The RNA shown here (transfer RNA) has 74 nucleotides and comes from Polyangiaceae bacterium LLY-WYZ-15_(1-7). Lineage of the source: Bacteria > Pseudomonadati > Polyangia > Polyangiales > Polyangiaceae. Model confidence (mean pLDDT): 84 of 100.

RNA sequence: CCGUGUGUAGCUCAGGCUGGGGGAGCGCCCCGUUCGGGUCGGGGAGGCCGGCGGUUCGAAUCCGUCCACACGGA
Numbered sequence: 001c002c003g004u005g006u007g008u009a010g011c012u013c014a015g016g017c018u019g020g021g022g023g024a025g026c027g028c029c030c031c032g033u034u035c036g037g038g039u040c041g042g043g044g045a046g047g048c049c050g051g052c053g054g055u056u057c058g059a060a061u062c063c064g065u066c067c068a069c070a071c072g073g074a
Stems, first nucleotide, its partner, number of pairs: 001073007010026004020057001028044005050066005
């Protein structure tokens, strides 16, 4: 320098291909259960989806570009 992949909750990852409600598990908070804790049951908080721009009535999703990381090639 070229190509490919990844970037979404505190952590690990779905969803994206096919645009229209942002989710799961673990963790965290509250309540019940217990003498208390754990387990179990119930409820809840937490993310404008890596940045900027474009297309569109509408973008996490499509397009361009940049950044970070990983892999391959020169």
The sequence is in RNAcentral, with records from ENA. It matches the Rfam family "tRNA".